[in-house]
RNA sequence: CUUUGUAGCGGCGAUGGAGUUCGCCUUAACCGCGUUUACGCUGAUAACUCCUGCUUUUUC
Numbered sequence: 001c002u003u004u005g006u007a008g009c010g011g012c013g014a015u016g017g018a019g020u021u022c023g024c025c026u027u028a029a030c031c032g033c034g035u036u037u038a039c040g041c042u043g044a045u046a047a048c049u050c051c052u053g054c055u056u057u058u059u060c
Base pairs, nucleotide, nucleotide: 010025011024012023013022016051017050018049019048020047021046032041033040034039
């Protein structure tokens, strides 16, 4: 210096925050989909719940 394993601290899961659960990463995990390449589509979750923001409808 390089490689591998174990452990630890931590980090990540397409747009914000919190809790719980699950999975993944150890410098990586992660960085949406369709498509005639010029356009289109869904969603604030990985999953569940709540808050905030956005959108639609109804009522006061």
Molecule: Fluoride riboswitch aptamer (crcB RNA motif)
Organism: bacterium